Two RNAs folded together computationally: RNase P RNA and transfer RNA, 452 nucleotides in total.
[in-house]
RNA sequence: GCGGAUGGCUGGAUGGCCGCGUGUGGGCUUUGGUCCGCUGCGAGGAAAGUCCGGGCACCAUGCGGGCAGGGUGCCGGGUAACGCCCGGCGGGGGUAACCCCAGGGAAAGCGCCACAGAGAUCAGACCGCCCCGGAUCGGGGUAAGGGUGAAACGGUGGAGUAAGAGCCCACCGCGCCCCUGGCAACAGGGGCGGCACGGCAAGCCCCACCCGGUGCAAGGUCAGAUAGGGGGAACGCGGGGCUGGUCCCCGGGGCGGCCCGCGCCCAGUUCCCCGGGUAGACUGCUAAAGGCGGCGGGCAACCGUCGUUUCAGAUGAAUGGUCAUCCAUGCCCUUUCGGGGGCGGGACAGAACCCGGCUUACAGGCCAUCCGCAGGC
RNA sequence: GGGCGCUUAGCUCAGCGGGAGAGCACUGCCUUCACACGGCAGGGGUCGCUGGUUCAAUCCCAGCAGCGCCCACCA
Numbered sequence: 001g002c003g004g005a006u007g008g009c010u011g012g013a014u015g016g017c018c019g020c021g022u023g024u025g026g027g028c029u030u031u032g033g034u035c036c037g038c039u040g041c042g043a044g045g046a047a048a049g050u051c052c053g054g055g056c057a058c059c060a061u062g063c064g065g066g067c068a069g070g071g072u073g074c075c076g077g078g079u080a081a082c083g084c085c086c087g088g089c090g091g092g093g094g095u096a097a098c099c100c101c102a103g104g105g106a107a108a109g110c111g112c113c114a115c116a117g118a119g120a121u122c123a124g125a126c127c128g129c130c131c132c133g134g135a136u137c138g139g140g141g142u143a144a145g146g147g148u149g150a151a152a153c154g155g156u157g158g159a160g161u162a163a164g165a166g167c168c169c170a171c172c173g174c175g176c177c178c179c180u181g182g183c184a185a186c187a188g189g190g191g192c193g194g195c196a197c198g199g200c201a202a203g204c205c206c207c208a209c210c211c212g213g214u215g216c217a218a219g220g221u222c223a224g225a226u227a228g229g230g231g232g233a234a235c236g237c238g239g240g241g242c243u244g245g246u247c248c249c250c251g252g253g254g255c256g257g258c259c260c261g262c263g264c265c266c267a268g269u270u271c272c273c274c275g276g277g278u279a280g281a282c283u284g285c286u287a288a289a290g291g292c293g294g295c296g297g298g299c300a301a302c303c304g305u306c307g308u309u310u311c312a313g314a315u316g317a318a319u320g321g322u323c324a325u326c327c328a329u330g331c332c333c334u335u336u337c338g339g340g341g342g343c344g345g346g347a348c349a350g351a352a353c354c355c356g357g358c359u360u361a362c363a364g365g366c367c368a369u370c371c372g373c374a375g376g377c
Numbered sequence: 378g379g380g381c382g383c384u385u386a387g388c389u390c391a392g393c394g395g396g397a398g399a400g401c402a403c404u405g406c407c408u409u410c411a412c413a414c415g416g417c418a419g420g421g422g423u424c425g426c427u428g429g430u431u432c433a434a435u436c437c438c439a440g441c442a443g444c445g446c447c448c449a450c451c452a
Base pairs, nucleotide, nucleotide: 001373002372003371004370005369006368007367008366009365010364012326013325014324015323016322017321018320020042021041022040023038024037025036026035027034028033044348048359049358051357052356053355054354055353056215057214058213059212063261064260065259066258067257069211070210071209072208073207074088075087076086077085078084089103090101091100092099093098104206105205109204110203111200112199113198126146127145128142129141130140131139132138133137154172155171156170157169158168173195174193175192176191177190178189179188180187181186219283220282221281222280229274230273231272232271233270234269235268237251238250239249240248241247242245252266253265254264255263276451277450278449290309291308292307293306294305295304296303297302327346329344330343331342332341333340334339378448379447380446381445382444383443384442387401388400389399390398395432403419404418405417406416407415425441426440427439428438429437
């Protein structure tokens, strides 16, 4: 210098003028607002998709067990929790930096493996090879060679044989046992076994662990309006006691998938359908597992502690427009190669109860570390 | 704002791991004087898109895109 890998930051800046929403203090007011001050505050890394996990609220106490349903899946750690993150292990890719993996179980069972092929999982003789016979054919042996296929009942070499074959031997692979290291996944070594055990679990399933449902249009308070109008369903029940209470006991029905236990609810209420009215205010609502900085622990994710700070709350829904200068940037003209002028133009997008993640979209710019190749000193 | 569902031929839909199909529509021929009906034959597909699992994906899984439905309060 060229090419690449990983991690992080930024997402135009400043000022003037005109606006918009909102907090707080004050003035005026016809209580609807309006004006002034506080140099008050006013979108994001994804506010998005709503894919996971929580907080919070309600559901007749969602409390325990089982079934069903859903999810997760190497090991260890982090966390409020997670399907997220970090560090390892194993497998794969790359010369390397580094990247990718839904990565438990296929000797518990069921199922599938189309077409081609002789044969597709209790294997299998089409061609070939070898042996025999009555010989262009028939019988037997053979999985070494060919062919089919995604996949053919281990691979390479030797010994052996009529030809062959884990039939036998060595190494590799596979399985079991032991030892060593490691918390573990696993790695290394030794011994034994005998080729028995093909693939698919993002097919059913098995194993381990986790999960109640609904969602701020949850929920609470108030105001206003209308027909508590019509139809349907469920229970409102049964028995006993005496102290005669709308009391007690035993059954009964119900508790947002089902069953059991415990507990709770039900004796004029509940639910569904059609119909009617309203399109309001306040609250929940923004201080939170918060942000920033220092120190300490840890390889890291993260944790602890100290200091500092208050940082949007709209509800047809505010956060904008314009001018000037600068910043990058594209095109054109010009040049004395320093530059000058003109035009265009600034990515994706945009809070709506709040957090932690993931995923997706994103013009351009900047920083740090590392790898390969080529050249120079 | 929140919850849920669906994308297959021009239209309406079936198919749910191994050939992409049905009805209507379209084209040609026959029939008719001509048209319709009818009969015969035929054409037409990125199975919304992109990845992954698998030997193999319309189908299984994930992520995007488009379209559609439901949820307010009061008595």
Its mean pLDDT, the model's own confidence on a scale to 100, is 77. Rfam match: Bacterial RNase P class A.